c-di-AMP riboswitch aptamer (ydaO/yuaA leader) from a Bacillota bacterium, 141 nucleotides, folded computationally. Of the family's consensus pairs, 96% are formed in the model.
RNA sequence: UUGUACAAAAAGCUGAAUCCUCUCAGCUUGAGAGGUACGGAGGACCCAGAACAUCAGGGGUUAAUCCAUCCUCAGGAUGGUAGGGUAUCCUAUUUACCCGCACCCGUCAGCUAACUCCGGAAGCUGAAAAUAGGAGGACGC
Numbered sequence: 001u002u003g004u005a006c007a008a009a010a011a012g013c014u015g016a017a018u019c020c021u022c023u024c025a026g027c028u029u030g031a032g033a034g035g036u037a038c039g040g041a042g043g044a045c046c047c048a049g050a051a052c053a054u055c056a057g058g059g060g061u062u063a064a065u066c067c068a069u070c071c072u073c074a075g076g077a078u079g080g081u082a083g084g085g086u087a088u089c090c091u092a093u094u095u096a097c098c099c100g101c102a103c104c105c106g107u108c109a110g111c112u113a114a115c116u117c118c119g120g121a122a123g124c125u126g127a128a129a130a131u132a133g134g135a136g137g138a139c140g141c
Base pairs, nucleotide, nucleotide: 011125012124013123014122019035020034021033022032023031024030038119039118040117041116042115047110057108058105059104060103061102066080067079068078069077070076071075083099084098085097086096088135089134090133091132092131093130094129095128
């Protein structure tokens, strides 16, 4: 000097999940309480629905639904798919690479003003670029 690995910080990504105060602990991490940006559910008239639904249960959060085939068939695997994500930010177009999970309610919920209730996590890291139109900003003088 270069490369690789690890840790921290910074800078970022998915997501509603950010920020503040106090207490305990305390090297750090952390735990509890109260709020908060932001987010979700229930819940009238009207409308919808009205012989259907109601075990073939039904419903909610989420991008995460649905279809086909196979298997050792409570389930698993493969291939697709509605839908979703990707480094200044927004929109559009064209390609590229990925995701397409999981959890909850408990027989019960259409929409829904007032009103009521709840969440405010977790995980991750060299990332994809181009074109067009905008927005914002940095550095230097």

Overview: It matches the Rfam family "c-di-AMP riboswitch aptamer (ydaO/yuaA leader)". Rfam's curators write: This family represents a conserved RNA structure found upstream of the ydaO and yuaA genes in Bacillus subtilis and related genes in other bacteria. The organism belongs to Bacillota, within Bacteria. Its mean pLDDT, the model's own confidence on a scale to 100, is 77.